Context: one part of a larger RNA
């Protein structure tokens, strides 16, 4: 001086309570664990791994196994010779990489030589091969917690104190007083993005006096750029005449308005050597490289995530003129129309897009079923199709018609959230030929409780004890 305490004292946090919905019982989808296997690649492992790396394993992907080739090598740079322009096609073997055979071709440059193959050598080559306990990079936690520090004094024989303590305060070491300290830095907060209110400028592909269209105008909507606006500014209590709190006014917003970016010193020898990049080790006719085919998809079992139900706050049928929003579209998004019970097919308008197009929004209204393993539930299984794609058998989505499986709300023990949230409904991205129950986002509809703070995690100060650094 820390650490630590089933010492105290002061305070914070969806940490408890209060409410809501949930997993934990089923099937089912993913991930891991085990087992299995020729291989089920490797990694990640309390919290902080386990819908994680991966934003997409049917081949590729690939890194693993079985097997079949190469060795100056699949890719690249320099040099040293030989030979051939290059480069293009056919045939045949073959899983297939690849091998053999044939043909056609015979560059520039006057020349020396120049690009470019093929062969033989050579210096380098490769490696997802080992060490994340040699490392840079990134990164996840405590933790958006309010702390970590430094110059000069000053006080100690010194490790170190002090300043950062102590009163109010605040969401904050935020400020106010007060003070042997006096300043000062990294953090807080501003400054950045958005959203919420409103002037102004600009009005096309947008908006409109609505039967359509032209034309016409930009008032409104809405775009997208500059501004204004919120500062405890005003007023009143209380407070120490301070900081501030608490209440009003007046505003589209009220005291940090909502939300995000943004993460001090420093923990945890925390993750990563398989992003990258790198040091030493190792390997070099193989741990390099090409390929078929097969694994990563196994399957007694456990454990995490999420979807989907067990219904009547519901199923189904109708309602097709009921409202969004974000966002993607050229090797693309693909309208209208016509076939098809759908998937899909056709067919191509139109648009690199405020113009066209994905695009229907769904829950919601209305009718019906009357508590039943049911018109609940959709598992799993047979047939019969459609898509993508050299190929869906291991091992892709999707339709139809049949089947019609647990389940009737789930022990112990646990999670999540404080408002446009939970809860619930659909849509849209990446990725990608296709393939989401995942993961980023978007908009509809839309609550309940917070009595406080004693207990339960976690965390800041103070202060005590301490046999521990």
């Nucleotide at each position: 001086u820390g650490a630590c305490g089933g010492g105290g004292g002061c305070c914070c946090g969806c940490a408890c309570a209060a409410g809501c919905g949930g997993a934990g019982g089923a099937a089912c989808a993913u991930g891991u664990g085990g087992u299995u296997u020729a291989a089920u690649u490797c990694g990640a492992u309390g919290a902080u791994a386990c819908g994680c790396g991966a934003g997409g394993a049917a081949c590729c992907u690939u890194a693993c196994c079985c097997g079949g080739g190469c060795u100056c090598g699949a890719a690249c740079g320099g040099u040293u010779g030989a030979u051939g322009a290059a480069u293009a096609a056919u045939a045949c073997a073959g899983a297939g990489a690849u091998g053999u055979a044939u043909u056609a071709g015979u560059u520039c440059g006057c020349a020396a030589g120049a690009a470019c193959a093929u062969c033989a050598g050579u210096c380098g080559a490769g490696g997802u091969g080992c060490u994340g306990c040699a490392u840079g990079g990134u990164u996840g936690u405590c933790g958006u917690c309010a702390g970590c520090u430094c110059g000069u004094g000053c006080c100690g024989u010194g490790a170190g104190g002090u300043g950062u303590c102590g009163g109010c305060u605040u969401a904050a070491g935020u400020g106010c007083c007060a003070u042997a300290a006096c300043g000062a830095g990294c953090g807080c907060a501003a400054c950045c993005c958005u959203u919420g209110u409103u002037g102004c400028u600009a009005g096309u592909u947008g908006c409109u006096a609505c039967g359509a269209g032209a034309g016409a105008g930009c008032a409104c909507u809405c775009u997208a750029g500059c501004g204004a606006g919120a500062c405890u500014g005003c007023c009143g209590u209380u407070g120490a005449c301070a900081a501030a709190a608490c209440g009003g006014a007046g505003g589209a917003a009220g005291g940090a308005g909502g939300g995000g970016a943004c993460g001090a010193u420093g923990u945890c020898a925390a993750a990563u050597c398989a992003u990258c990049a790198u040091g030493c080790c190792c390997u070099u006719u193989a741990u390099g490289u090409c390929c078929u085919g097969g694994g990563c998809u196994a399957c007694a079992c456990a454990c995490g995530u999420a979807a989907u139900a067990c219904a009547a706050u519901g199923g189904c049928g109708u309602u097709u003129a009921a409202c969004a929003a974000u966002g993607g579209g050229a090797a693309g998004c693909g309208a209208a129309g016509c076939c098809g019970u759908g998937a899909g097919g056709u067919g191509g308008a139109g648009c690199g897009a405020a113009u066209c197009c994905c695009c229907a929004a769904a829950a919601g209204g209305c009718g019906u079923c009357u508590c039943a393993g049911u018109u609940c539930g959709g598992a799993u299984c047979g047939c019969a199709g459609g898509c993508u794609g050299c190929a869906a058998c291991u091992c892709g989505c999707c339709u139809g018609c049949g089947u019609g499986a647990a389940g009737u709300c789930g022990g112990a023990a646990u999670u999540g959230c404080u408002a446009g949230u939970a809860a619930u409904c659909g849509c849209g991205g990446a990725u990608c030929a296709g393939c989401u129950a995942g993961c980023c986002g978007c908009g509809g509809u839309g609550a309940a409780u917070a009595c406080g703070u004693u207990c339960c995690c976690g965390g800041g100060g103070c202060u005590u004890g301490u046999a521990c650094a």